Context: one part of a larger RNA
Molecule: small-subunit ribosomal RNA, 5' domain
Organism: uncultured prokaryote
RNA sequence: GGAUGAACGCUAGCGGCAGGCCUAAUACAUGCAAGCUGAGGGGCAGCACGUCUUCGGAUGGUGGCGACCAGCGCACGGGUGCGUAACGCGUAUGCAACCUACCCUUUACAGGGGGAUAGCCUGUGGAAACACGGAUUAAUACCCCAUAGUACUAAUGAAUGGCAUCGUUUAUUAGUUAAAGAUUUAUCGGUAAAGGAUGGGCAUGCGUCUGAUUAGUUAGUUGGUGAGGUAACGGCUCACCAAGACGACGAUCUUUAGCGGGUCUGAGAGGAUGAUCCGCCACACUGGAACUGAGACACGGUCCAGACUCCUACGGGAGGCAGCAGUAGGGAAUAUUGGUCAAUGGGGGCAACCCUGAACCAGCCAUGCCGCGUGCAGGAAGAAGGCGUUCUGCGUUGUAAACUGCUUUUAUAUCUGAAGAAAAGACCAUGCGUGGUUCUAUGACGGUAGGAUAUGAAUAAGCACCGGCUAACUCCGUGCCAGCAGCCGCGGUAAUACGGAGGGUGCAAGCGUUGUCC
Numbered sequence: 001g002g003a004u005g006a007a008c009g010c011u012a013g014c015g016g017c018a019g020g021c022c023u024a025a026u027a028c029a030u031g032c033a034a035g036c037u038g039a040g041g042g043g044c045a046g047c048a049c050g051u052c053u054u055c056g057g058a059u060g061g062u063g064g065c066g067a068c069c070a071g072c073g074c075a076c077g078g079g080u081g082c083g084u085a086a087c088g089c090g091u092a093u094g095c096a097a098c099c100u101a102c103c104c105u106u107u108a109c110a111g112g113g114g115g116a117u118a119g120c121c122u123g124u125g126g127a128a129a130c131a132c133g134g135a136u137u138a139a140u141a142c143c144c145c146a147u148a149g150u151a152c153u154a155a156u157g158a159a160u161g162g163c164a165u166c167g168u169u170u171a172u173u174a175g176u177u178a179a180a181g182a183u184u185u186a187u188c189g190g191u192a193a194a195g196g197a198u199g200g201g202c203a204u205g206c207g208u209c210u211g212a213u214u215a216g217u218u219a220g221u222u223g224g225u226g227a228g229g230u231a232a233c234g235g236c237u238c239a240c241c242a243a244g245a246c247g248a249c250g251a252u253c254u255u256u257a258g259c260g261g262g263u264c265u266g267a268g269a270g271g272a273u274g275a276u277c278c279g280c281c282a283c284a285c286u287g288g289a290a291c292u293g294a295g296a297c298a299c300g301g302u303c304c305a306g307a308c309u310c311c312u313a314c315g316g317g318a319g320g321c322a323g324c325a326g327u328a329g330g331g332a333a334u335a336u337u338g339g340u341c342a343a344u345g346g347g348g349g350c351a352a353c354c355c356u357g358a359a360c361c362a363g364c365c366a367u368g369c370c371g372c373g374u375g376c377a378g379g380a381a382g383a384a385g386g387c388g389u390u391c392u393g394c395g396u397u398g399u400a401a402a403c404u405g406c407u408u409u410u411a412u413a414u415c416u417g418a419a420g421a422a423a424a425g426a427c428c429a430u431g432c433g434u435g436g437u438u439c440u441a442u443g444a445c446g447g448u449a450g451g452a453u454a455u456g457a458a459u460a461a462g463c464a465c466c467g468g469c470u471a472a473c474u475c476c477g478u479g480c481c482a483g484c485a486g487c488c489g490c491g492g493u494a495a496u497a498c499g500g501a502g503g504g505u506g507c508a509a510g511c512g513u514u515g516u517c518c
Stems, first nucleotide, its partner, number of pairs: 001518004006514005013372006019365002021330001026328003030325003035072003040069002043065002047063003050059003079283003088208008098200002103196007111145004121134005151176011181188002211253001216246003221243008258280004262273004285306005308319004336362001338361003344358001345356004375406004385397005411455006420445001425439001426437004462507005467488003473502005483490002
């Protein structure tokens, strides 16, 4: 000098854009953050309508729809950085060792039958959480049979390719696995198979902090055979066999730490760093485990154990903000218990639409960067006052003020007032994909941004420094005192270094101090 997720002191007019618990991965009151589908199903608790009525009610008949069964989603999105020195990350490769719901393309198919179970009704236990019976019922829930190739499994043969274990193609034989319907009749779904896309899994080379005051480490350990297991290779697991494997090119142990793109600095090399944003990883009160599923060993799922908190009728139960707000605590220190789904995106749905603390906005904070303003021109009686002085005077503050003219950014008041919104819907065309018409509706922000008019210099300057480094000097007070100080050093009676004043210098809605990095 530059930089900062900064803090502190003094000060403060406005706007735009960004950023905002670095500490206790401490504990959490309250609300919200993941639902959707009635065009899968039986139904009908509540609301509205209709119908019937003995005027008490009855009735799924209709719009719709709580709970329940079912489907898809909940593995995304959002948070945090505890752990991790590791194939975790980065980079470059490989899988002749793999999976992939929804989506796209293509091919084929969808025949027949069955038994249950939620709900509802009814009974029992319990303070509750909830649990256990009986009777009965449905499905795109579940099961069975049929159908089945170029799919899968096994065996045999042929062709072709590969360095190889083997791969690909093909022939024969044997065995094995499917399906679901719905409606407003337009479609949307279902099953099997092949290919694609997307996302993931696994393996390998190289790179990736500190300590030798850590020198030896290792028994599933290293390899083999076989088996099991997995989507898949593999000591991944197991049985047996061999005795290996790693290490001064630093094993093992230990310290610290999420990694990268980047960011800061620097001429560069390098050094430092990893907030915001993006990619990957890890975690979800602590530890362990699996279930479901295409996908999890699952933040707002389950089970077990533990610590803590809460409820209890003492028998037993409930909970997990490192989601968004918010509270307490810690701390030098970090915001609102806000609005909207209008846009973008996500989930469900044929759709309308519903949900979405993702997101978009608003609020708070000079935390930073950028921009604007606090007026402009003229004006000498060089006014008054202050300060200095060599003191009838002069210098300086200083064109500064007053005064005259002008302007109106900003401010205040009134009026006006967006873009962000065309997708969807409707209609027309089209085999589909889609295209067209511009007919209709939709804006949280927001009466915001912007614009117009009026008024009037009106509403707006501080902070630090002035001995040298280092731009800027005099007076008074003090008297090695009080104090200053980044370094050198100032102060003991004329202190440009302390305190005040006048003047000056530098930056400026900031200025200075402190911390940290180059």